About this RNA
RNAcentral holds the sequence, with entries from SILVA. The RNA shown here (small-subunit ribosomal RNA) has 1439 nucleotides and comes from a metagenome.
RNA sequence: UCCCGUUGAUCCUGCGGGAGAGUGCUGCUAUUGGGUUCCUAAUUAGCCAUGCAAGUUCAGGGGAUUCUUCGGAAUCACCGGCAAAAGGCUCAGUAACACGUCGAUAAUCUGCCUUAUGGUCUUGGAUAGCCUUGAGAAAUUGAGGGUAAACCAGGAUAGAGGAUUGAGGCUGGAAUGCGCUUUCCUCCAAAAGCAAUGCCAUAAGAUGAGUCGGCGGCUGAUUAGGUUGUUGGUGAGGUAAAGGCUCACCAAGCCACAGAUCAGUAGGGGAGAUGAGAGUCUUAGCCCCGAGAAGGGCACUGAGACAAGGGCCCUAGCUCUAAGGAGUGCAGCAGGCAAGUAUUCUUUACAAUGCGCGAAAGCGUGAUAAGGGGAACCCAAGUGCUUACUAUUUAUAGUGGGCUUUUGCCAAGUGUAAAUAGCUUGGAGAAUAAGUGGUGGGAAAGACCGGUGCCAGCCGCCGCGGUAACCCCGGCGCCACCAGUGGCACUCGCGAUUAUUGGGCCUAAAGCAUUCGUAGCCGACAGAAUAAGUUUUUUGUGAAAUUGUUAAAAUAAACUUAACAACGUGCAGAAAAUACUAUUUUGUUAGAAACCGGGAGAAGGUAAAGGUAUUCCUUGGGUAGCGGUAAAAUGUUAUAAUCCUUGGAAGACCACCAAUGGCGAAGGCAUUUACCUAGAACGGAUUUGACGGUGAGGGAUGAAAGCUAUGGUAGCGAACCGGAUUAGAUACCCGAGUAGUCAUAGCUGUAAACGCUGCGAACUAAGUGUUGCAUAUUCUCCGUGAAUAUGCAGUGCUGGAGUGAAGAUGUUAAGUUCGCCGCCUGGGAAGUACGAUCGCAAGAUUGAAACUUAAAGGAAUUGGCGGGGGCACACUACAAGCAGUGGAAUGUGCGGUUCAAUUUGAUUCCACACAGAGCAUCUCACCAGAAGCGACGGCAGGAUGAAGGUUCAGAUUAAAGGUCUUACCUGACAAGCCGAGAGAUGGUGCAUGGCCGACGUCAGUUCGUGCCGUAAGGUGUGCUGUUAAGUCAGUUAACGAACAAGACCUACAUCUACUGUUGCUACCGAAUCUAUCAGAUGAUCGAGCACACUGUAGAGACUGCCCGUGUAAAUGGGAGGAAGGUGUAGGCAACGUUAGGUCUGUAUGCCUCGGAUCUUCUGGGCUACACGCGCAUUAUAAUGCCAAGGACAAUGGGAUACAACUCUGAAAAGAGAAGUCAAGCCUCGAAACCUUGGCCCAGUUCGGAUUGAGGGCUGUAACCCGCCCUCAUGAAGCCAGAAUUGCUAGUAAUCGGAUUUCAACAUGGUCCGGUGAAUAAGUCAAUGUGCCUUGCACACACCGCCCGUCAAGCCUACCGAGCAGGGUUUGUGUGAGAACUAAUUUCUUGAUUAGUUCGAACCUAAGUUCAGUAAGGUGGGCUAAGUCGUCACAAGGUA
Repeated sequence: UCCCGUUGAUCCUGCGGGAGAGUGCUGCUAUUGGGUUCCUAAUUAGCCAUGCAAGUUCAGGGGAUUCUUCGGAAUCACCGGCAAAAGGCUCAGUAACACGUCGAUAAUCUGCCUUAUGGUCUUGGAUAGCCUUGAGAAAUUGAGGGUAAACCAGGAUAGAGGAUUGAGGCUGGAAUGCGCUUUCCUCCAAAAGCAAUGCCAUAAGAUGAGUCGGCGGCUGAUUAGGUUGUUGGUGAGGUAAAGGCUCACCAAGCCACAGAUCAGUAGGGGAGAUGAGAGUCUUAGCCCCGAGAAGGGCACUGAGACAAGGGCCCUAGCUCUAAGGAGUGCAGCAGGCAAGUAUUCUUUACAAUGCGCGAAAGCGUGAUAAGGGGAACCCAAGUGCUUACUAUUUAUAGUGGGCUUUUGCCAAGUGUAAAUAGCUUGGAGAAUAAGUGGUGGGAAAGACCGGUGCCAGCCGCCGCGGUAACCCCGGCGCCACCAGUGGCACUCGCGAUUAUUGGGCCUAAAGCAUUCGUAGCCGACAGAAUAAGUUUUUUGUGAAAUUGUUAAAAUAAACUUAACAACGUGCAGAAAAUACUAUUUUGUUAGAAACCGGGAGAAGGUAAAGGUAUUCCUUGGGUAGCGGUAAAAUGUUAUAAUCCUUGGAAGACCACCAAUGGCGAAGGCAUUUACCUAGAACGGAUUUGACGGUGAGGGAUGAAAGCUAUGGUAGCGAACCGGAUUAGAUACCCGAGUAGUCAUAGCUGUAAACGCUGCGAACUAAGUGUUGCAUAUUCUCCGUGAAUAUGCAGUGCUGGAGUGAAGAUGUUAAGUUCGCCGCCUGGGAAGUACGAUCGCAAGAUUGAAACUUAAAGGAAUUGGCGGGGGCACACUACAAGCAGUGGAAUGUGCGGUUCAAUUUGAUUCCACACAGAGCAUCUCACCAGAAGCGACGGCAGGAUGAAGGUUCAGAUUAAAGGUCUUACCUGACAAGCCGAGAGAUGGUGCAUGGCCGACGUCAGUUCGUGCCGUAAGGUGUGCUGUUAAGUCAGUUAACGAACAAGACCUACAUCUACUGUUGCUACCGAAUCUAUCAGAUGAUCGAGCACACUGUAGAGACUGCCCGUGUAAAUGGGAGGAAGGUGUAGGCAACGUUAGGUCUGUAUGCCUCGGAUCUUCUGGGCUACACGCGCAUUAUAAUGCCAAGGACAAUGGGAUACAACUCUGAAAAGAGAAGUCAAGCCUCGAAACCUUGGCCCAGUUCGGAUUGAGGGCUGUAACCCGCCCUCAUGAAGCCAGAAUUGCUAGUAAUCGGAUUUCAACAUGGUCCGGUGAAUAAGUCAAUGUGCCUUGCACACACCGCCCGUCAAGCCUACCGAGCAGGGUUUGUGUGAGAACUAAUUUCUUGAUUAGUUCGAACCUAAGUUCAGUAAGGUGGGCUAAGUCGUCACAAGGUA
């Protein structure tokens, strides 16, 4: 003095846990000594075997026995005396004068002891022991004889007490006391002894005890009334003593909300634990007091007891018995049993200290002193030091040598009642001595190893464990404390979570629904008195121990002793002070109240009057629907509705005015008028004079709904009925409709009865509305007008300081201060149960616990989300369009199914012509069958031949020296075992790297400094415009910056310069061809580089110019220009998110296989086929098809290649073969298109699937399972349902070409060019995205969260017909026994009888209370993955 735990993060409220100290039990472990108020307290005041714990005295008495030195001595029992009321044990009872403290006794006693004075005379009697003799098992006891005393009794003297007379002395606060005196009455001493020493009386002291009073210290009101000897008086009895202590009579008191009575719990205090203290908890041990002795009662003796190691009785238990009787009480010391988590030896001694007795010696003493046992506590010591070498890493460890000997061990002495211990001396010898708990955070200490795999287990709390566990279990290391250290339970602290010191109540728990008012508490100004509180001083007391300081003594310490102090915070007495409080008294007027005045008001009550609408009835008209909804239907209407109209009836309500307005204590109050009643504000030169504030109990009022009774009932309308909606719809919507809503008289007494804010008072910035009153000024139409200002009172808004966790509040406080009341103390169970009160009932008020749980909660922040809002944007959004998909056939991928296998991955957008895998073998991972392989180390085995080979033959087999049989060759290793590998398209993409997809054709994401906020965070990044854009501008507590955007890079479009082969050819000159003039050819040559093209370097476009709008940014239009507002198309593409995809591209951790999940071979499969889905291709034809002829590209690729050209073939193709490593040669003759002809709307000259036949190519191989050619065959299909896709210009659509993969196979992908549109220039309704804002109980973030019934298990509680029991109270009955009175009795301390009173115990009945048990019933709580719905959180889809 804090720390951890609610959250994504924050601040708070709040509890849970940890860290400290202490007590008891317990686990593991343990060397020694000293000290102490430690050791069956806790539970069972349960029960006890055995032994001991109270005796002593012969100097009181008489005896008996033994011994004797004959003097006496010793022993024993008895009578007598004293003691046994102490000491010791325990804490059941007791809430009380039991205890503590201060007093009283003027209401008392006191043995032994001390002091003082005086006395101790006389007479008599019995009895034990003893002797004799009975009864009985025993315990015990009867009869007869005789005897003593300090035993008992009578008398004397002294004395004491009471009443009474008189005088008036002493003490005291006060005489009722003491003392003197008169008379009478009552009681009535002595123990002796030669002596020591006793005994008696009186008085006093000391000690101890009794009784009384004040004050103090537990819980419960779910205990509110209790009490009849009760309260008091008079008289009597009783006691040591006052007293209803007891009794008779009289009165009706007494106690109690400041808590009586009742119930529960408990011995009280000094003290102990803890705490800074205030406190809280405890009080078994040591001391003081009390109480008890198995439970209950009673008396006797005695100075003292109602006594338990004395007696009697009852009850319960136990023991002995000869069955007739008798005995017994460990809560004394040991010890036993039981109970329990739990507590020792059946030891020694009276040596010391004390106590009893005794003259003394002495005796007794389980008090006490000692010892034994016990990890009870406190204190102290030790478990070594040093040196050399070795080892590693400092520092330790090992080995060898040396040093010391406290402690421990051995021996002798001393010590002690006897021992232990201690002390003295000597000896050997580092010898004899370390654990417990922890190591994720809190909280010091491991990112060590092995095992386990949400298992086993850990964990005070948070949490850990599902294959890489710093949290489990072991090992090693480390940390903490150390002869101890952990666990469990409890107490205090932490806790300002009970708040006096020292808390709160708008939203976290918490202000009563409101008001009046009793007790209580608090209370304006001035004077006086008193001195109760208060303050000061002082006296007495508050035991010791305990605590502190100092000192002493044990070697030191603990411990002990002494002195002083403190503590006990107190109580009682005395003296003073008088400010404040109080009390009494006299005054004052600022509080309060009264009175007067003119105004305001939906304040309340009663009565009367009115108004529109609705419904119904009625009159007339009128005709087919009306009504209702998102849409409908139920309903109504042909008996005439709805609608229009005439008249009437009924009940309820009171539009506009109307408001942020007014009034009221709150609930609440609205047409108008009259009467009655109340309150508030303002103003006043009036009156009283603190009369006030609050308010436990208590009274009154109290919305709606509900209840009782009687009416009333138009409209509306719970319940109920019907129609819809729906999966269902006990709802939302619709049609009907009862109670009710209304009135009167009662009851109920509750609401989110809310400002979620109790009432009163004072003080503390402003501004601005509004209502009422008053005053002033101005205006005025002169009125009951208006405006402005000021004051008071109300009611709103904004806002400063302050406060607050924040939101907020802020003179109407949640600010500052005072008074009084109510209420709160984690969440749930629960406002429930039980009880009580109220109520007709419904229910209200009061109001728990068991059990369960680590959070529940408040405010605010950032996100995400919404069937919230606003703004902006987008052809994977719509609109306007074009072309499609979905229907057919085929291709291809996926699912499913099938199969020996149909390997696997990918599954909304973001899987499905995807793995850029084009699967005949290979690929290949799948299936069937077959075969092969282990670097390296160790061990079996091996020249009596390992491993290897297959040259002969046979068997097995689809086939195979693969295996087996057998023969042969070779000659040193060795897969049979244990390790360890290579390899694995085996597992884990949820262990990873890397790469990729999507959000994202988005415009966002952050930082530095500053500022704001307690903080999370905010600001910047907001707002207003603008942009494709967080693009830019203006403004702003922000100013700047970074990553994205843009800029940038590539290609294309224009121009300039340069370049010139393999490109080009306008000009110039040749050449060649056709050849008639003439034309053609860059295919030929020279030449040239103008053009085109290739490449390089530059220019160009910047809203630069003009007009409109605008502050600007910008935007609309225009000019020029090849190109215009990002020129077009690409590349690049943020912080991040998605545990997205990939371990089957490669890499890689861990796990698994390792005679197989490795490697190889043969064959099969991935190509299956009822079916569903995706992506494409071809079509359904005339904008077409067929035939013939004709024209124009670009990009690429090429050596195991592209292949011209020639020949063969109908074609695919084949046989030859030039050229080309490429601006050169080849691929390469593009197609749509154009021209001409045919077809004539048909399943066709459309369409081409399918199938048959014959050929070709690739390749080892074309059956499963390739492509191409020719002929033949000629299916579905005539434009496609719901739904859905792409596209904004050289785009869509359409046409072909190249390339990729590749031996072969393209309807796929990627590029290339040809032809070439339509429509829009808008919007945010649907789908989404971004920003701002709003709500949230979400944060794994709406695929979120979450509620209840039912079903299952467990736990606790409540109700419960009953059953059985304990405590306590009262009554009845029986009644052991005791006391008193009276009588009787040869026995006289006795006995008997009678009466009265008390009375344990038992039986019984009733009340009350406590716990137990119970068929059955009920709610509640808890429990990974059950059922049904979706009520709550977003406008949660009906707030």

Record summary: Model confidence (mean pLDDT): 80 of 100.